The RNA shown here (transfer RNA) has 75 nucleotides and comes from a Nitrospirota bacterium.

RNA sequence: GAGGGCGUGGGGUAACAGCUAGCCUGUCGGUCUCCAAAACCGAAAGUCCAGGUUCGAAUCCUGGCGCCUUCGCCA
Numbered sequence: 001g002a003g004g005g006c007g008u009g010g011g012g013u014a015a016c017a018g019c020u021a022g023c024c025u026g027u028c029g030g031u032c033u034c035c036a037a038a039a040c041c042g043a044a045a046g047u048c049c050a051g052g053u054u055c056g057a058a059u060c061c062u063g064g065c066g067c068c069u070u071c072g073c074c075a
Base pairs, nucleotide, nucleotide: 001071002070003069004068005067006066007065010025011024012023013022018055027043028042029041030040031039048064049063050062051061052060
């Protein structure tokens, strides 16, 4: 340099273009308990960036950035 894949809360992982982006874990608060753990209830934390298409984009398209992988070039 070329091809392919991926990017979603702190971590992991879903979401046929269509209701308020869900689930697990972690964190915080509460209930319970002598205290804690467990259990239960609640809260905060989110679609890599910029455009485009669309009534509507996490999803489709373009460019950029980053990561993984394969091939190639130089040394």
The sequence was found in a public genome assembly. The organism belongs to Nitrospirota, within Bacteria. Rfam family: tRNA.